[in-house]
A computed fold for a 72-nucleotide RNA from Candidatus Roizmanbacteria bacterium CG_4_10_14_0_8_um_filter_36_36, annotated as transfer RNA. It matches the Rfam family "tRNA". Lineage of the source: Bacteria > Bacteria candidate phyla > Candidatus Roizmaniibacteriota.
RNA sequence: GGUCCUAUCGUCCAGUGGUUAGGACGGCAGGUUCUCAACCUGCAAACAUCGGUUCGAUUCCGAUUAGGAUCA
Numbered sequence: 001g002g003u004c005c006u007a008u009c010g011u012c013c014a015g016u017g018g019u020u021a022g023g024a025c026g027g028c029a030g031g032u033u034c035u036c037a038a039c040c041u042g043c044a045a046a047c048a049u050c051g052g053u054u055c056g057a058u059u060c061c062g063a064u065u066a067g068g069a070u071c072a
Base pairs, nucleotide, nucleotide: 001071002070003069004068005067006066007065010025011024012023013022018055027043028042029041030040031039048064049063050062051061052060
């Protein structure tokens, strides 16, 4: 340098056009407990960036950025 793959809460992982963007762990609050842990309930927290297509984009297309695989 060529080709291909990936990018979603703090972390890991779902979500292939109209979702309240969901789960686990973690965080916070409350309950329970003499206290802590465990357990129960609730809350907050995310679509890499810029364009395009579309009535409508996390989802489809292009470019960029970052990471990875492979060929030379």